[in-house]
RNA sequence: UGAGCUGGCCGGGCGGCCGCGUCGACUCUGGUUCGCUGGAGUCGACGAGGAAGGUCCGGGCUCCGCAGGGCAGGGUGGUCGGUAACGCCGACCCGGGGUGACCCGCGGGAAAGUGCCACAGAAAACAAACCGCCGCUGGGCUUCGGCCCGGCGGUAAGGGUGAAACGGUGGUGUAAGAGACCACCAGCGCCGCAGGUGACUGCGGCGGCUCGGUAAACCCCACCUGGAGCAAGGUCAGAAGGGCAGUGCCGCGGGAGCGGCGCCGCCUGCGCGAGCGAUCGAGGGCGGCCCGCCCGAUGCUCGCGGGUAGACCGCAUGAGGCUGUCGGUAACGGCAGUCCUAGAUGGAUGGCCGUCGGCCCGCGCAAGCGGGUGCACAGAACCCGGCCUACAGGCCAGCUCACCCG
RNA sequence: GCCCCCAUAGCUCAGGGGAUAGAGCAUCGGCCUCCGGAGCCGGGUGCGUAGGUUCGAAUCCUACUGGGGGCG
Repeated sequence: UGAGCUGGCCGGGCGGCCGCGUCGACUCUGGUUCGCUGGAGUCGACGAGGAAGGUCCGGGCUCCGCAGGGCAGGGUGGUCGGUAACGCCGACCCGGGGUGACCCGCGGGAAAGUGCCACAGAAAACAAACCGCCGCUGGGCUUCGGCCCGGCGGUAAGGGUGAAACGGUGGUGUAAGAGACCACCAGCGCCGCAGGUGACUGCGGCGGCUCGGUAAACCCCACCUGGAGCAAGGUCAGAAGGGCAGUGCCGCGGGAGCGGCGCCGCCUGCGCGAGCGAUCGAGGGCGGCCCGCCCGAUGCUCGCGGGUAGACCGCAUGAGGCUGUCGGUAACGGCAGUCCUAGAUGGAUGGCCGUCGGCCCGCGCAAGCGGGUGCACAGAACCCGGCCUACAGGCCAGCUCACCCG
Repeated sequence: GCCCCCAUAGCUCAGGGGAUAGAGCAUCGGCCUCCGGAGCCGGGUGCGUAGGUUCGAAUCCUACUGGGGGCG
């Protein structure tokens, strides 16, 4: 200098005007059961993300009876560690790829059982005889060398098929052959020693053991696992000829609002009708089944009708962020200091302008000049840890290879 | 916001590891008819996208994309 690999970070800055949401203070004003509560305005503070996204995992939180035993179901899958937990993360092991930095792996078991392996091929899993090779044998032909057509048997060394054909090379052996036997190599299993927490690795010995693939097929093994989700759930909520809230109509008021009437919801599931039922209990619950356990009179079942409202809490101080230091290879953890930073409920976070910075186009050797462009993906809704997916442009650090120079 | 489901031809649906992926309707061509319809014969058209497992994927797994439904 060129080509790469890995990790981390940013993802517009400053200023002005108008607007929106939440909170606080103040002013004006309406209603009131005098406890409170509604409206308008001014000022101040704060106001999206690295993914807020997909909703794929894990947890907090809440309720279901604090969720008992077994079966079934679901999930995970090298080892050790980290963590609140995980299918996440780190380090290592094994396998594969790359010259290398480094990357990839749903990575337990196919030597427990079952299933499947289309087409082709002789044969697809306790292997198998199509061609070929060999032995014995029948018949025919003959130029007497042999050739042709068969039968019985042996043979997996050769051919051909296939994604896949039952270790490889050499030898012994044989009629021909074959781990049938032998040597070496490769693999597998068992045993011993050594190293390692472990996955595993190294060395030595023994066994001819040579065993196809598929578990993202059933299954087996080990471990984990109750269900639902903030529309969870709670309060207002006492009382039962009632109360609270919503809504329609009418009336009053400038308006917010107030009053009357009606309807509906909730208060242990509202109204009407029918039926059942008090501990010898109608029924019901613990996601499925069995056991076991529990609840139950303001109850239960059936039919018809109506209906799916409101305010507040939950709700933002949390497994929290940043800095330093210590421990650890690391993920991460301990300690100290410091900071507080959106909270709607038809759902705010927007618009315009100036300037700087990007990006694009033109001119120029260059510095620069002129013009254009608001400029990636995307937008909170109970919260948190991950994963995955989308993303214009840019910054930093470490490392590898090739070439050149010293 | 939360939860669940689906995707095969223009439409409605079969096929749930084995190679030409089917059926009905629709559509196109031909026959028939004076013409059209009906009828008969024949054809085209596809597994939402990408990656993986497998010898082999519409089918199994994962991630996306699109659509639908439910929630006192």
This is a predicted complex of two RNAs, RNase P RNA and transfer RNA, with 478 nucleotides together. Its mean pLDDT, the model's own confidence on a scale to 100, is 75. It holds a member of the Rfam family "Bacterial RNase P class A". Its Rfam clan is "RNaseP clan". The family's RNA type in Rfam is ribozyme.